[in-house]
RNA sequence: UUCUUAUCCAGAGAGGUAGAGGGAAUGGCCCGACGACACCUCAGCAACCAUCAACGCGUUCAACGUUGAAAAGGUGCUAAUUCCAGCAGGUUCCUUGAACUUGUGAAGAUAAGAA
Numbered sequence: 001u002u003c004u005u006a007u008c009c010a011g012a013g014a015g016g017u018a019g020a021g022g023g024a025a026u027g028g029c030c031c032g033a034c035g036a037c038a039c040c041u042c043a044g045c046a047a048c049c050a051u052c053a054a055c056g057c058g059u060u061c062a063a064c065g066u067u068g069a070a071a072a073g074g075u076g077c078u079a080a081u082u083c084c085a086g087c088a089g090g091u092u093c094c095u096u097g098a099a100c101u102u103g104u105g106a107a108g109a110u111a112a113g114a115a
Base pairs, nucleotide, nucleotide: 001115002114003113004112005111006110007109008108013042014041015040016039017038021031022030023029026085027084028083043078044077045076048074049073051069052068053067054066055065056064082107086104087103088102089101090100091099092098093097
């Protein structure tokens, strides 16, 4: 980098360095010299992997599956739903349209596995 699977309306910020853009891309809308973004330190959130327990399967163990626990390990995350957006259906309303809602697509992020 590519592919596969799962998740993405919950949650969680202080200090330091530095100094102009940043929120992936386009549009919108936001954040930002009252210092954003980034980096470092510490803290926290979550529970994907790993760990532990029970149950199922199984002759038993392992493996696998389900549920739960914990947070010392590997990642991740700590503005706004992935900040919002496409397509199809439904409901409501004062019907060029808006709001809500169901399903689904593209792109993206993260984890685990593979090449």